[in-house]
Predicted 3D model of a 1391-nucleotide RNA (small-subunit ribosomal RNA) from an uncultured bacterium.

RNA sequence: UUAGAGUUUGAUCCUGGCUCAGGAUGAACGCUAGCGGCAGGCCUAAUACAUGCAAGUCGAACGGUAAAUGCCCCUUCGGGGGUAUGAGAGUGGCGCACGGGUGCGUAACGCGUAUGCAACCCACCCGCUGCCGGGGGAUAGCCCGGAGAAAUUCGGAUUAAUACCCCAUGAGGAGCGAGGAAGGCAUUUUCCACGUUUCAAAACUUCGGUGGCGGCGGACGGGCAUGCGUGCCAUUAGAUAGUUGGCGGGGUAACGGCCCACCAAGUCGACGAUGGCUAGGGGAUCUGAGAGGACGGUCCCCCACACUGGUACUGAGACACGGACCAGACUCCUACGGGAGGCAGCAGUAAGGGAUAUUGGUCAAUGGGGGGAACCCUGAACCAGCCAUGCCGCGUGAGGGAGGAAGGCCCUACGGGUCGUAAACCUCUUUUGCCGGGGGAUAAGGACACCUACGUGUAGGUGUUUGAAGGUACCCGGAGAAUAAGCAUCGGCUAACUCCGUGCCAGCAGCCGCGGUAAUACGGAGGAUGCGAGCGUUAUCCGGAUUUAUUGGGUUUAAAGGGUGCGCAGGCGGGCGAUUAAGUCAGCGGUGAAAGGCUCGGGCUCAACCGGAGCAGUGCCGUUGGAACUGGCGCCCUUGAAUGCGGUCAAGGGAGGCGGAACUUGCCAUGUAGCGGUGAAAUGCUUAGAUAUGGCGAAGAACCCCGAUUGCGAAGGCAGCCUCCUGGCCCGUGAUUGACGCUGAGGCUCGAAAGCGCGGGUAUCGAACAGGAUUAGAUACCCUGGUAGUCCGCGCCGUAAACGAUGAGUGCUGGUCAUGCGCGACAUGCUGUGUGUGACUGAGGGAAACCAUUAAGCACUCCACCUGGGGAGUACGCCGGCAACGGUGAAACUCAAAGGAAUUGACGGGGGCCCGCACAAGCGGAGGAACAUGUGGUUUAAUUCGAUGAUACGCGAGGAACCUUACCCGGGCUCGAACGGCGGGGGACGGGCACUGAAAAGUGCCUUCACGCGAGUGUCCCCGCCGAGGUGCUGCAUGGUUGUCGUCAGCUCGUGCCGUGAGGUGUCGGCUUAAGUGCCAUAACGAGCGCAACCCCCGCCGGCAGUUGCUAACGGGCAAUGCCGAGGACUCUGCCGGGACUGCCGGCGCAAGCCGCGAGGAAGGCGGGGAUGACGUCAAAUCAGCACGGCCCUUACGUCCGGGGCGACACACGUGUUACAAUGGCGGGUACAGCGGGAAGCGACCGUGCGAGCGGGAGCGGAGCCCGAAAACCCGUCUCAGUUCGGAUCGGAGUCUGCAACCCGACUCCGUGAAGCUGGAUUCGCUAGUAAUCGCGCAUCAGCCAUGGCGCGGUGAAUACGUUCCCAGGCCUUGUACACACCGCCCGUCA
Repeated sequence: UUAGAGUUUGAUCCUGGCUCAGGAUGAACGCUAGCGGCAGGCCUAAUACAUGCAAGUCGAACGGUAAAUGCCCCUUCGGGGGUAUGAGAGUGGCGCACGGGUGCGUAACGCGUAUGCAACCCACCCGCUGCCGGGGGAUAGCCCGGAGAAAUUCGGAUUAAUACCCCAUGAGGAGCGAGGAAGGCAUUUUCCACGUUUCAAAACUUCGGUGGCGGCGGACGGGCAUGCGUGCCAUUAGAUAGUUGGCGGGGUAACGGCCCACCAAGUCGACGAUGGCUAGGGGAUCUGAGAGGACGGUCCCCCACACUGGUACUGAGACACGGACCAGACUCCUACGGGAGGCAGCAGUAAGGGAUAUUGGUCAAUGGGGGGAACCCUGAACCAGCCAUGCCGCGUGAGGGAGGAAGGCCCUACGGGUCGUAAACCUCUUUUGCCGGGGGAUAAGGACACCUACGUGUAGGUGUUUGAAGGUACCCGGAGAAUAAGCAUCGGCUAACUCCGUGCCAGCAGCCGCGGUAAUACGGAGGAUGCGAGCGUUAUCCGGAUUUAUUGGGUUUAAAGGGUGCGCAGGCGGGCGAUUAAGUCAGCGGUGAAAGGCUCGGGCUCAACCGGAGCAGUGCCGUUGGAACUGGCGCCCUUGAAUGCGGUCAAGGGAGGCGGAACUUGCCAUGUAGCGGUGAAAUGCUUAGAUAUGGCGAAGAACCCCGAUUGCGAAGGCAGCCUCCUGGCCCGUGAUUGACGCUGAGGCUCGAAAGCGCGGGUAUCGAACAGGAUUAGAUACCCUGGUAGUCCGCGCCGUAAACGAUGAGUGCUGGUCAUGCGCGACAUGCUGUGUGUGACUGAGGGAAACCAUUAAGCACUCCACCUGGGGAGUACGCCGGCAACGGUGAAACUCAAAGGAAUUGACGGGGGCCCGCACAAGCGGAGGAACAUGUGGUUUAAUUCGAUGAUACGCGAGGAACCUUACCCGGGCUCGAACGGCGGGGGACGGGCACUGAAAAGUGCCUUCACGCGAGUGUCCCCGCCGAGGUGCUGCAUGGUUGUCGUCAGCUCGUGCCGUGAGGUGUCGGCUUAAGUGCCAUAACGAGCGCAACCCCCGCCGGCAGUUGCUAACGGGCAAUGCCGAGGACUCUGCCGGGACUGCCGGCGCAAGCCGCGAGGAAGGCGGGGAUGACGUCAAAUCAGCACGGCCCUUACGUCCGGGGCGACACACGUGUUACAAUGGCGGGUACAGCGGGAAGCGACCGUGCGAGCGGGAGCGGAGCCCGAAAACCCGUCUCAGUUCGGAUCGGAGUCUGCAACCCGACUCCGUGAAGCUGGAUUCGCUAGUAAUCGCGCAUCAGCCAUGGCGCGGUGAAUACGUUCCCAGGCCUUGUACACACCGCCCGUCA
């Protein structure tokens, strides 16, 4: 000393990118702001600058002196002269090369680090040493004169010096010559002695001193050279003429091609030269666990620059920020002739910009320059000012205080929760701010005065004096909670939730994503969370990101192995001992500046900050030592590698020759009408004889069988046979060499098909093309033709799913099976061994699929390649190519993913198995007609609303003339049509009559309570109040209910097991079943919801019971009848039981079970029917049945009434009825049911009417009475026609219900007599008491638009070969880029 999260999916694992949480900043912006300390403050325009200041000083170097002042003299009283001090200017000296600023340039010995200079310099300072003699000529200034607007300048005269020059002296230095000694890698260096040439100086003075000159040395500072380190681009690969070196010279402080002449032809470069772009470098700073990455503001060191470019001068030092010259741009002045200027010094201005301060104070301190000094100068510096720019510290109060106040907000709302001990209130404190007072250090040194000691100049002492910041820090006192809180956020990541508003709008957003009427995601509010004098946002850097991976990644399928080999450089390399010491390790020495960092202690009240000590600074250099490992050198070894010898093997390669079959074609012959081709055809060929068949011939291309899951090759690739040339593996042997090896960037070679060039060849096939088909089209798939090409030679091209999507090499690590080629004495077998080629399974690996001695395992070596998707293998550039094109290979922009493997579903014009009136086989319908009914549409004042594929449409409706009723028009009401409560009033409420009115209602008159002694109470009406009311919206806020898949056989769970996981297993498989029904098998074993059974109805039997039912026996009676007595036998009724279970037989089968004209039985393999509907799906249906959240209306979207509408009608559809007729219609006759219903009812029967019905009316609240069964059957008639079919429509007349049949009822009678003669495409139901057909009953209901619905019985069929096909479904399996799941996804074009 290492933290992760969100986001690809229905879910999962992995890969992978994007995004977030952290820290940091010379910051900026928004909101906010009490104080202090310390620090910081133009990142942009090295843009332009007004103004002031930033470098002067020395009179103790010199000439000289205005003004002023002191003193003296003179005076015409204006002043003049002298003297002292002495400004400005000048000569001279020193300084101005420091300090301060900036980062333009610079990729460089610029910087860093370590060395070297035997190739160098250094003013001022220090030490040592020697010297300071004589002489000369000028020139500023001043004075006079001139030019100019100015800046400035010219001429003349006079003059000084520590200015300048000459001579002398020479300890010594320097140059040259030659000698000796020592050192060094060398040119040469040092020392000694000699000869020769040459070089000094300045004065001032208070006489103390200061200063000057030569030499040697030191210190400080600099110059030069070198090793190493120090950006990006190879889409910059070649660069170079003073270039590289040499000789000689010049120049310099010094080396050097720095410069020059000559000579040579070198020098640099894939270890990246040259070019381009970017950039001052370092100490450090930020981040990070570290390695690393990023960065270079403030402070320190170095460099570079000073308007731009160039140049030198002066000087110890400059190529000189506030010096000079030239050129340029710009600005300013001008009298137009000329001149002046350089803030990247401090302030300040403009501009630029998101953005960065005062034209402040002082030299008190520190430091610098000058001076002997006083002192002067110093925008260096020290301070102050401005700015929350950062870091640090402090405060805005503390304790108590529940009626948990008021108020806000929320809720399930008489009430509760929360803001909240928060406030109020009580007690206390006083930092900060305010007021008053006190109050240092920074000062040492210097100056002035005095004193002491001695060498009169030093040293010491005393006193006085010197502070910008500043009367500040700090301290004391006083009053007083008084003067002081915000910002962001609250969907997940991520800490913090509710209400309202809004309604894919307005907006939010870092990523995922929010917003389309209940938004914790927008805006506001309340509350909460986080931080706090700050908080957020933006920008940038590091981190997280092991997402460039040295630490620490990968490349079968996710991005990624080069198409293949050979091979230079490079990298790496077997065994033994020896040597060396480059790498390496250790000790020691030097360095790694300071600041900074870390640790320890210290000072400001603390901290930040500052000062002290130590450590670190992973580095470089030197030196000494070690020798394991790597390297170097040499000796040896044989196992790596190669060679020899012997022996196989193969479609390895090249060349030549040969062969047969087939296709095509030519000729001849046979032969006749077609051939060919396809899903079907047509184009095409053919009577000029095709196709077919036979024979002969030609040509080109490819090699049947063998043949394989085989072999060979580096890859591409290689196949008839033979020969020649040639490469290779393997086996055996262990003879030879002795590490000779592996890999391999560049380079070179080979490299399928297609393509290109030249020439040849051309049988087949066959891009393009043509024709025929197909089709909506068909520039395709299919067919008929057919050019290039396909073949050969030579030359290009150089790509590919060139794949094992798996680079090469070496070693190691379990088994089993198969097979090619060798070997082990004959070997068919077996077995061993070597080398290939395959399959399976372990360990191990992998995200998984899978790989697994032919690794994708365990290791090592080398090469190649990858770093999100798209843009794009594109553009540009370069290279190659005849071209086609290939190689190399981006960016802008854009997305939040793109991906891999596996899982579960769904889907497939995938597969297997199996079901269903699904098809088929049948029977009857629909679709055509008329009518009924529902719907769409249209219409309307309204035609209320809902239902809309299957799963809406005779549905909600099991009864719309009013009512219903929700719609429309009109007339009314507003405590309201209904209900609850409270208060007040009335005596009623109600009823009757009259009037008005369409009615509701209104008005008038008459009449009218109960209980209690009473107060009053009850009921009703009226008035007021609190609750109302709404078929208004949302079925996508809901409950409940329902439809559908589907009565389909499925859907799940517990435990175990398998898998990293989603998940799987169980539930799969075999057999079987109507069934996940059962049996067997089985890493599963069990269980639940479903299935089945239990329930109801029907079918047989029995028991019990026997009226209103029944009537066999007995008796009675009638015209007849269970009519009566009676009976319980029968039928029946209705209660309880029995019965059926593959139980029995035979066959098949392991079993489960299946089969049989089986037996028996009323019934046989589920006996028939009903009820019963798993997990779930369709945001399916219903807010109008009911309930319910939210929203909306309140003299109306509520409510009452009258009338109308829901019944409209050019049309369209669904569901039905009746038909079209003779299996029928009509007339007559005559039988047989069951379920049910009935009192405001069913109504026998009688009368009456043609009839609906009417008038009477027995019986019956029902096994008692009532409610016609029809088809069928018998007889008759009709005879194929729009009819004796059909009955619509219309006319007339009636009946019934009802307040009322106009809109808008049903029924009856008479008359009328429409369409329709069996229905296109298409489509529906049904598998047996079913379809078909016939009638009957019931609910609703006054009546009824019922032909509908729900039931009941009568008569009563046909057909099923079978599962290919259509539809729906179940199980297994397979593919998938689908998962709102194929009505999916998705591509192109256009807008």

It matches the Rfam family "Bacterial small subunit ribosomal RNA". Rfam links the family to the GO terms ribosome and structural constituent of ribosome.